[in-house]
RNA sequence: GCCCCCAUCGUCUAACGGUCAGGACGCCACUCUUUCAAGGUGGAAACGGGAGUUCGACUCUCCCUGGGGGCG
Numbered sequence: 001g002c003c004c005c006c007a008u009c010g011u012c013u014a015a016c017g018g019u020c021a022g023g024a025c026g027c028c029a030c031u032c033u034u035u036c037a038a039g040g041u042g043g044a045a046a047c048g049g050g051a052g053u054u055c056g057a058c059u060c061u062c063c064c065u066g067g068g069g070g071c072g
Stems, first nucleotide, its partner, number of pairs: 001071007010025004018055001027043005048064005
């Protein structure tokens, strides 16, 4: 330098172009318990950035950024 893949709550991970962006762990509150832990109920918490296509984009296209792999 060229090619390919990836980027979503704190972490891991889902989401036929129309979901309230879901789940697990963690966190917070309440509950249970003599207390703690475990258990039960509830809650907060995310689409890397910018354009484009579309009535509508986490999803499709392009560029950028970051990460991984291959070739030279």
Predicted 3D model of a 72-nucleotide RNA (transfer RNA) from a bacterium. Its Rfam family is "tRNA". RNAcentral holds the sequence, with entries from ENA. The coordinates come from a structure-prediction model, not an experiment, and the mean pLDDT is 83.